[in-house]
This is a predicted structure of a 65-nucleotide RNA (transfer RNA) from a marine eukaryotic metagenome.

RNA sequence: GCGGUGGCCGAAAGGUUCAGGCAACGGCCUGCAAAGCCGUCGAUGCGGGUUCGAUUCCCGCCCGC
Numbered sequence: 001g002c003g004g005u006g007g008c009c010g011a012a013a014g015g016u017u018c019a020g021g022c023a024a025c026g027g028c029c030u031g032c033a034a035a036g037c038c039g040u041c042g043a044u045g046c047g048g049g050u051u052c053g054a055u056u057c058c059c060g061c062c063c064g065c
Base pairs, nucleotide, nucleotide: 001065002064003063004062007022008021009020015052024040025039026038027037028036045061046060047059048058049057
């Protein structure tokens, strides 16, 4: 100096639904499975501050490069 966001990857950079993919789970399909399709689940490293409102801005700490 850069980064830390679901089990994993990865966008969002003040509000509007925290995008999307993979995985997992349920269903459909199938003789059974795989593939495919439909649906569900689930996150902002920790503590403060600013603000009507913080993943986003500020301070400190922790961790990684």
It matches the Rfam family "tRNA".